[in-house]
RNA sequence: GCGGGUAGCUCAGUUGGUAGAGCACUUGACUGAAAAUUAAGGGGUCACCGGUUCAAGUCCGGUCCCGCC
Numbered sequence: 001g002c003g004g005g006u007a008g009c010u011c012a013g014u015u016g017g018u019a020g021a022g023c024a025c026u027u028g029a030c031u032g033a034a035a036a037u038u039a040a041g042g043g044g045u046c047a048c049c050g051g052u053u054c055a056a057g058u059c060c061g062g063u064c065c066c067g068c069c
Stems, first nucleotide, its partner, number of pairs: 001068005008023004017054001025041005047063005
């Protein structure tokens, strides 16, 4: 200098307007029991501190951490 930090994990998130998917987890159905399948559900200080705005994951400033040069 460049890229990144969003659910337990891997990651989306459009010109700033209700935070999502897959896997995992919990419960029901199915089974002798389980796996698979299927239905439903829970789970988030969007790394941290401030600013702009009616409204910020998204824009601006600073800090920390990870990767690459």
Transfer RNA from a marine eukaryotic metagenome, 69 nucleotides, folded computationally. The prediction has a mean pLDDT of 85. RNAcentral holds the sequence, with entries from MGnify.